[in-house]
């Protein structure tokens, strides 16, 4: 890097360093010199692996391996259904809500 499976409306920040963009992509919206993003240290959250009891977990634990600590994966994007609006009307455009998929991220396993 690839594949498979699972999860993604909950939760969790201080210090130091650096100094301009950051939130994957596009649009929106937001964060950011009152210093974001990123890096280091410390702290924490969670419970995938792990571990304990057990026939069974929607149960207990958190030493270790990961992960995570603005906003639902920040929202939308593709398909279907639905609400309302524009238009004389169809088409079409916008919009509300819901379902599914894709993308992305993370874990575990395989390669």
């Nucleotide at each position: 890097g690839a594949u498979u499976u699972a999860u993604a409306c909950a939760g969790a920040a201080g210090a130091g360093g650096c100094g301009a963009g950051a939130g994957a992509c596009a649009g929106g919206c937001u964060c950011u010199a009152c210093g974001a993003c990123c890096c280091u240290c410390u702290g924490g959250c969670a419970a995938c692996c792990u571990u304990c009891c057990g026939a069974a977990g929607c149960g207990g634990a958190a030493a270790g391996g990961u992960g995570c600590c603005a906003a639902u994966u920040c929202c939308u994007g593709c398909c279907g259904a639905c609400u309302g609006a524009g238009c004389u009307a169809u088409u079409c455009u916008c919009u509300u809500u819901c379902g599914g998929a894709a993308c992305u991220a993370u874990a575990a396993a395989u390669u």
SAM riboswitch aptamer (S box leader) from Algoriphagus terrigena DSM 22685, 111 nucleotides, folded computationally. It was read from a public genome assembly, where an Rfam model found it. Its mean pLDDT, the model's own confidence on a scale to 100, is 83. Rfam family: SAM riboswitch aptamer (S box leader). Its family is annotated with regulation of gene expression in the Gene Ontology. Lineage of the source: Bacteria > Cytophagia > Cytophagales > Algoriphagus > Algoriphagus terrigena.